[in-house]
RNA sequence: GCCGAGGUGGCCCAGCUUGGUACGGCGCGGGAUUGCUAAUCCCGUUCUCCUUGUGAGAUCUAGGGUUCAAAUCCCUACCUCGGCGCCA
Numbered sequence: 001g002c003c004g005a006g007g008u009g010g011c012c013c014a015g016c017u018u019g020g021u022a023c024g025g026c027g028c029g030g031g032a033u034u035g036c037u038a039a040u041c042c043c044g045u046u047c048u049c050c051u052u053g054u055g056a057g058a059u060c061u062a063g064g065g066u067u068c069a070a071a072u073c074c075c076u077a078c079c080u081c082g083g084c085g086c087c088a
Stems, first nucleotide, its partner, number of pairs: 001084007010026003020068001027045006046058004050053001061077005
């Protein structure tokens, strides 16, 4: 340099093909159970802000485009991984 795959919440990951509520696990918080602990089970858990609740805003690497609507489609850039190649 060429080709291919990928970047999603604190961590891992599904969702992308076929646009329409951000899936699950780990971890964390609370509770149940127990004489106690572990294990197990239940509930909650993206972020920020506030007047704290049927609140507001933002969010899938970054920027732009299309659309009523974008993690998803298109374009550009950055980064990671793999394969092939070039120079020394």

Description
The RNA shown here (transfer RNA) has 88 nucleotides and comes from Candidatus Methanofastidiosum methylothiophilum. Rfam family: tRNA. Model confidence (mean pLDDT): 80 of 100.